A computed fold for an 89-nucleotide RNA from Candidatus Aerophobetes bacterium Ae_b3a, annotated as Glycine riboswitch aptamer.
Its mean pLDDT, the model's own confidence on a scale to 100, is 80.
The source organism's lineage runs through Bacteria, Bacteria candidate phyla and Candidatus Aerophobota.
RNA sequence: AAGGCGAUUGAGGGAGAGACCAGAAACAUCUGGCGCCGAAGGGGCAAUUUUCCAUAUAAACUCUCAGGCAAAAGGACCUUAAUCGGCCA
Numbered sequence: 001a002a003g004g005c006g007a008u009u010g011a012g013g014g015a016g017a018g019a020c021c022a023g024a025a026a027c028a029u030c031u032g033g034c035g036c037c038g039a040a041g042g043g044g045c046a047a048u049u050u051u052c053c054a055u056a057u058a059a060a061c062u063c064u065c066a067g068g069c070a071a072a073a074g075g076a077c078c079u080u081a082a083u084c085g086g087c088c089a
Stems, first nucleotide, its partner, number of pairs: 003088002005085009018034001020033005035069003041065001042063003048056001
């Protein structure tokens, strides 16, 4: 430093599961019911640390609170570009 890393934003890709039943309603949506999904978010735990306990601490695992189950929207994550940061170098 035009490198790495982090943050923000843009672009591309991006799974799963009922176009379920009933009522209202023009679709969406709202209320109630049954059945499902996990990759927004959120919760939980191991090894490790420690004399021991406690504390600290992870996920794409797990729980499904939330969210979702035609399309649209959203979407972890991956790629890429720009801006910022002086954290590494």
The model forms 90% of the base pairs in the Rfam consensus.